[in-house]
Molecule: SAM riboswitch aptamer (S box leader)
Organism: uncultured Anaerotignum sp.
RNA sequence: CUUAUCAAGAGUGGUUGAGGGACAGGGCCCUGUGACACCCGGCAACCGGCGGAAACGCAUCGGUGCCAAUUCCCCCGCAUAUUUUUGCGGAAGAUGAG
Numbered sequence: 001c002u003u004a005u006c007a008a009g010a011g012u013g014g015u016u017g018a019g020g021g022a023c024a025g026g027g028c029c030c031u032g033u034g035a036c037a038c039c040c041g042g043c044a045a046c047c048g049g050c051g052g053a054a055a056c057g058c059a060u061c062g063g064u065g066c067c068a069a070u071u072c073c074c075c076c077g078c079a080u081a082u083u084u085u086u087g088c089g090g091a092a093g094a095u096g097a098g
Stems, first nucleotide, its partner, number of pairs: 001098006011040001013039003019030003025074003041067003046063003049058003071092001075090005
């Protein structure tokens, strides 16, 4: 850079001990009833694998990923609503494959 997906799913565990929710700012939250991180465990099915003519399926194994809140919300455009709502698209971001 291209492309697919992003409303589902996943812990009464162990160690540690103060922060965390991508970046700046704001909001709103999570957190000593233990955050972050690591281990274990789990979820999922993108790639590999297996079955199948295909659609699709499986999860014993490998490579990733993920396990509060829509990608927590915000920005831009259009429509809608008219007191800030809802929808669609874009941007930005995350992950996989190339």